[in-house]
Context: one part of a larger RNA
Molecule: large-subunit ribosomal RNA, domain I
Organism: Roseivivax isoporae LMG 25204
RNA sequence: GGCGUUUGGUGGAUGCCUUGGCAGUAAGAGGCGAUGAAGGACGUGAUACUCUGCGAUAAGCCGGGGGGAGCCGAGAAUUGGCACCGAUCCCCGGAUCUCCGAAUGGGGCAACCCACCUGAAUGUUGGUUAUUACCGCUUCACGGCGGCUAAUAACCUUCAUGAACAGGUACUCAAGACCUGAAUACAUAGGGUUUUGAGAGCAAACCCGGGGAACUGAAACAUCUAAGUACCCGGAGGAAAGGACAUCAAUAGAGACUCCGUUAGUAGUGGCGAGCGAACGCGGACCAGCCGAACCCUGAACGUGACCGGAAAUACCUGGAAAGGUAUGCCAUAGCGGGUGACAGCCCCGUACGGGAAGCGUGACGGGACGUAUCAAGUAGGGCGGGACACGUGUAAUCCUGUCCGAAGAUCGGAGGACCACCUCCGAAGGCUAAGUACUCCUUACUGACCGAUAGCGAACCAGUACCGUGAGGGAAAGGUGAAAAGCACCCCGACGAGGGGAGUGAAACAGUACCUGAAACCGAGCGCCU
Numbered sequence: 001g002g003c004g005u006u007u008g009g010u011g012g013a014u015g016c017c018u019u020g021g022c023a024g025u026a027a028g029a030g031g032c033g034a035u036g037a038a039g040g041a042c043g044u045g046a047u048a049c050u051c052u053g054c055g056a057u058a059a060g061c062c063g064g065g066g067g068g069a070g071c072c073g074a075g076a077a078u079u080g081g082c083a084c085c086g087a088u089c090c091c092c093g094g095a096u097c098u099c100c101g102a103a104u105g106g107g108g109c110a111a112c113c114c115a116c117c118u119g120a121a122u123g124u125u126g127g128u129u130a131u132u133a134c135c136g137c138u139u140c141a142c143g144g145c146g147g148c149u150a151a152u153a154a155c156c157u158u159c160a161u162g163a164a165c166a167g168g169u170a171c172u173c174a175a176g177a178c179c180u181g182a183a184u185a186c187a188u189a190g191g192g193u194u195u196u197g198a199g200a201g202c203a204a205a206c207c208c209g210g211g212g213a214a215c216u217g218a219a220a221c222a223u224c225u226a227a228g229u230a231c232c233c234g235g236a237g238g239a240a241a242g243g244a245c246a247u248c249a250a251u252a253g254a255g256a257c258u259c260c261g262u263u264a265g266u267a268g269u270g271g272c273g274a275g276c277g278a279a280c281g282c283g284g285a286c287c288a289g290c291c292g293a294a295c296c297c298u299g300a301a302c303g304u305g306a307c308c309g310g311a312a313a314u315a316c317c318u319g320g321a322a323a324g325g326u327a328u329g330c331c332a333u334a335g336c337g338g339g340u341g342a343c344a345g346c347c348c349c350g351u352a353c354g355g356g357a358a359g360c361g362u363g364a365c366g367g368g369a370c371g372u373a374u375c376a377a378g379u380a381g382g383g384c385g386g387g388a389c390a391c392g393u394g395u396a397a398u399c400c401u402g403u404c405c406g407a408a409g410a411u412c413g414g415a416g417g418a419c420c421a422c423c424u425c426c427g428a429a430g431g432c433u434a435a436g437u438a439c440u441c442c443u444u445a446c447u448g449a450c451c452g453a454u455a456g457c458g459a460a461c462c463a464g465u466a467c468c469g470u471g472a473g474g475g476a477a478a479g480g481u482g483a484a485a486a487g488c489a490c491c492c493c494g495a496c497g498a499g500g501g502g503a504g505u506g507a508a509a510c511a512g513u514a515c516c517u518g519a520a521a522c523c524g525a526g527c528g529c530c531u
Base pairs, nucleotide, nucleotide: 001530002529003528004527005526006525007524008523009522015516016480017479020451021450022448023447024446025445026444027443028442029440030439031202032201039100040099041098042055043054044053046078049075050074051073061094062093063092064091065090066089070082071081072080105114106113107112115169116168117167118166119165121161122160123159126156127155128154129153130152131151132150133149134147135146136145137144138143171199172198173197174196175195176194177193178192179191180190206237207235208234209233210232211231217224221271247254248253258285259284260283261282262281268276269275289432290431291430295368296367297366301362302361303360304359307355308354309353313328314327315326316325317324329346330345331335337349338348339347381405382404383403384402385401386400387399388398391417412427413426414425415424416423467474468473487515490502491501492500493499
C1' cells in the first nucleotide's frame, strides 16, 4: 500500500410527522374613503430589541350582553400587581385616535418647515345690578328715604396678549343669498364674497366605452392573419352590458333581452391562399313588463349570533406510560374530527339534537307619498371617404358617421340581402327595467385516488425578509430533543476555556439544545491475510 472484516467520524439522503400550501363545493360578502381610506412613520409595557395590539385616554378607556376562575399577548423569564364586590376572555355599541398619506391653510427631499383667522384663558376701558362701609334727613327705638366715594362679586362692553390649547382656512362642480358689473340706457353676460352639499384616492378578477400594436401564420411577403388580442386611458356595479320589435319568418306562424346545447365547421367569406365563419329553426335556463313603478314609515316571521345544555366503563395483564390484550358491561337522533405518556363511542374538547340577548340581514301585513309621458328633423335617406356586421366593395342589403346635400307626416314611413311591383311584418330619430350569465382581494363550513419541507404558494420558520441592483426590478436559504425540561446538581482533566470523563434525570442521552430516524460519497482506527 491492497483485500476482507469489525467499529467510528463526517454528511443529511430515506422513513414517519405537519403548524403551511393547492384545488374545489355550499353559503355569505362584493367595497373602503374629506366623520380623512388603503398603506405607512413615530411612539406606547416595570423591562433593551422584534412581532402582535393600541394611539399622548396609547398590549388600552366607557356602556350593554355572555361567561365563571383564574389573569397581566408572543419570543421569555424576572419584578410588581389584578380577580367571586365577578377579573382575564368573547360578542355588540361608543369614546380616544400623534404625524404622513387623495392630504385639502402655504411649502416640501412623505412622516418635516412656516402661517393667518376665530375661540378659550389672562389682564384692561366704560356701564348696569347687588352687598358692605361712609354722610345727611326722619324716628323713643327697630327702621325708612336720599347722596357720594371706595371695595367685592356677577353680567354686558372696549382694547391687548409671550408660550401652550381647540376649531377653521385647498381645488372643482351644484344650489341659495349678497356685493359689483361691460359692449349698451335699463339690463344681461362676466367678476367677487359667503353658506350648504357633492367629487377627488385606494382595491384581485369580472363588465362597458375611447384608443390600439408587433412577434407569429401564410412554410418568403404586401391584402389577409395574429386581433380588436396584449397594452394605455375613462367609467360603473355587485354584477355590468342588453332589453319590450321601424324583429324574424314565408302563405304556416313566432313574439323583449341575456346565457347554454344544437343547427355547424353547414351556408358563406377568403392573395377563393393561410384562414375566418354565421343565421333561421329546434331543445333548455330564466321569465316581466313599462313611463319613476322598484320611494318612506311600521316591523310579524325567519336567518345569523358571543354562548348554554348535551348520553354512556370498570377490573386484571404487558409496559416508562394503556387508549393495546383478556373479561364482563353501557350509550347511541351522538361510532364526524381532534387531544390525552402506544390504537379511546363511554377520560377531555367536541359531535347528533335542543336552546339563545343585543346588533345585523331578509322582509309579510298595514299606512303614507309620488308618477301615469309621448308620436321625436339637420332626423330618415342620398353623394364622397372610412368603419362594424361571419361577409376583404363585391350583385352588398343592414348598422355607425368625417364631409356635402336633404324628405314624408299614419291617405304616411321602414324592413323582408342590389333594385322594382305585389304581398307580409313592423313604427326609427326619447327613456327605464328584476331573473337566468361572468368573476373572487375577502368571510364561514366542508371536501380531496392533491403536496408533505429540493414537494406544496416565492414564503410551514418574524418572507416579499436577508441579500443584489442608481433604478425599474430581481429575490433566497432556513421545520422535527423529550410524554414532561425532568435542559445534566456535584466531582475530575483542561486555560476559572473549547471539549471530554464520572455522577444524576429519563423508557431511551449513540434523545444533551451542533438534539427523531441517520443511507451514500469522503476520512479514520482495531483485527486477519497478501506484498